[in-house]
Context: one part of a larger RNA
């Protein structure tokens, strides 16, 4: 000097990107339990107490044993065995996952909800066939994700359904006519060229946003000022509704304000000037859950003020 272990006087997170790491807590019995809920939980919440052995009585029991009083021993053993609490975000939950750098807020979820599919079902598939020995309360496939309150405008673009009308729309065929080869004829090939009838589909047209997706400008005005209920005026399929907002979204920006600290780029709770928020590409809020993410407080420590000792052990240097 390193690894692993052990203990440290005062102080207690001043370390640090973060309390990473260590300590702390613990077992059992008793008493004790808050806000908040979906009334289930939350919760071993928090916070306290108490615990050996041996005698004898009691009291309960069928006993085992438990609890209690009295005295009485010794001075009381080791392992083992949650740290607690408070705000936010995210996602409801157990659950899955990147065998070897990612366990999450990502995946499923159960619930919602379109769309297809009448059985020879759609649909999947190289085949057997599955779908199903099933029958729309079945089956496929998309998006979203408990429950709660909600889910607003726009079909002009792309898509998708419909549509005895009209318009365009190919080969095939049907009929005749010619030329050619074939064959005794009939016939049968082959090519041109007229001809009759027509499907999907396109164009049209209506629908359809829990399809794909979109969801404005400009100027003006109130009797201090300031803002603009309100007015004009281009534009457009509609011009963003509720709700939430400096947010896992905010450049400016460490955005004002209030908390919290002596001091805060982080945290909270507000405002709205939303560079570039928004309703199942879902929005809000939300108990209970998380090796998830932020912040905070108590307690607890060699994290650290500032190191130090010891035990093993390894490495180097010297004999």
């Nucleotide at each position: 000097u390193c690894a692993u272990a052990u203990u440290a006087a005062a102080g207690g997170a001043a370390c640090u990107c973060g309390g990473c790491a260590a300590a702390u807590u613990a077992a059992c019995u008793c008493u004790g339990u808050a806000a908040g809920u979906u009334c289930g939980c939350a919760a071993u919440a928090a916070a306290g107490a108490g615990u050996a052995c041996c005698u004898a009585c009691u009291u309960g029991u069928a006993a085992a044993c438990a609890a209690g009083u009295a005295g009485g021993u010794u001075a009381a053993a080791a392992a083992a065995a949650g740290a607690a609490a408070g705000u936010a975000a995210c996602g409801a939950c157990u659950g899955u996952u990147u065998a070897a750098c990612a366990a999450a807020a990502a995946c499923a979820c159960a619930g919602a909800a379109c769309u297809c599919u009448g059985c020879u079902a759609a649909u999947u598939u190289a085949c057997u066939a599955a779908g199903a020995u099933g029958u729309a309360u079945a089956g496929a496939g998309u998006u979203u994700g408990a429950a709660g309150u909600c889910u607003g405008c726009c079909c002009a673009g792309u898509g998708c359904u419909u549509a005895a009308a009209a318009a365009u729309g190919a080969a095939a065929u049907u009929u005749u006519u010619u030329u050619u080869g074939u064959u005794u004829u009939u016939u049968c090939a082959a090519a041109a060229a007229a001809u009759u009838a027509u499907a999907a589909g396109u164009u049209u047209a209506a629908g359809u946003a829990a399809a794909c997706g979109g969801c404005g400008g400009u100027u003006c005005u109130a009797a201090c000022u300031a803002u603009a209920a309100g007015a004009a005026u281009c534009c457009u399929u509609a011009g963003g509704u509720a709700g939430c907002g400096a947010a896992a979204u905010u450049c400016c920006u460490u955005g004002g304000c209030g908390g919290g600290u002596a001091a805060a780029u982080u945290c909270c709770g507000u405002c709205c000037u939303g560079c570039a928020u928004g309703a199942a590409u879902g929005a809000c809020g939300u108990a209970a859950c998380g090796a998830u993410u932020a912040c905070u407080u108590u307690a607890c420590u060699g994290u650290c003020u500032c190191u130090a000792a010891u035990a093993u052990g390894a490495a180097u240097u010297c004999a």
The prediction has a mean pLDDT of 81.
The part of an RNA shown here (large-subunit ribosomal RNA, domain IV) has 319 nucleotides and comes from Antithamnionella miharai.
A source record names the gene rnl.
Rfam family: Bacterial large subunit ribosomal RNA.